[in-house]
Molecule: FMN riboswitch aptamer (RFN element)
RNA sequence: AAGGAUCUUCGGGGCAGGGUGAAACUCCUGACCGGCGGUAAACGUGAUUCCCUGCUUGGCAGAGGAUAGCAAAGCCCGCGACUCCCUGAGCUGACAAACAGCAAGGGGACUGACUUGGUGCAACUCCAAGGCCGACGGUAUAGUCCGGAUGAUAGAAGAUCGCU
Numbered sequence: 001a002a003g004g005a006u007c008u009u010c011g012g013g014g015c016a017g018g019g020u021g022a023a024a025c026u027c028c029u030g031a032c033c034g035g036c037g038g039u040a041a042a043c044g045u046g047a048u049u050c051c052c053u054g055c056u057u058g059g060c061a062g063a064g065g066a067u068a069g070c071a072a073a074g075c076c077c078g079c080g081a082c083u084c085c086c087u088g089a090g091c092u093g094a095c096a097a098a099c100a101g102c103a104a105g106g107g108g109a110c111u112g113a114c115u116u117g118g119u120g121c122a123a124c125u126c127c128a129a130g131g132c133c134g135a136c137g138g139u140a141u142a143g144u145c146c147g148g149a150u151g152a153u154a155g156a157a158g159a160u161c162g163c164u
Stems, first nucleotide, its partner, number of pairs: 004161007017029003031144002033134002035079004044070002049066003052062004074132002083109005090102004114130005136147003
């Protein structure tokens, strides 16, 4: 340094202003937001590595250069959340069977949205412009309010143990 086991912590943002109306953060106008991993070229950052320089040969130092690395996509690839289906340890119905209900876990289905121009060897990722998308229940029709949810999860960081 890499993989494994156990545990801990963390792990989602957002309707200003105006209009209609009895009533709208839901309609109209306008505003705002962008989970996780991967991919990558700008700009940025930048070594403990390399070069350079000095002192001096043990290496140390810096004021310079380069590179690795870091960082970089809502709409490119994949994952998660929501919903549905199957299965289901176990629990409950006094006991056993049958039957009914609940259910950790496992598997599956479903799973939104981008173009044009520029630069360049190379970009759906950079720059510019214009677009588009966003579970379910509630409620005046909701990506943004309330609720399931003080939940769950993609994952991230750390600790300990033991192996190579």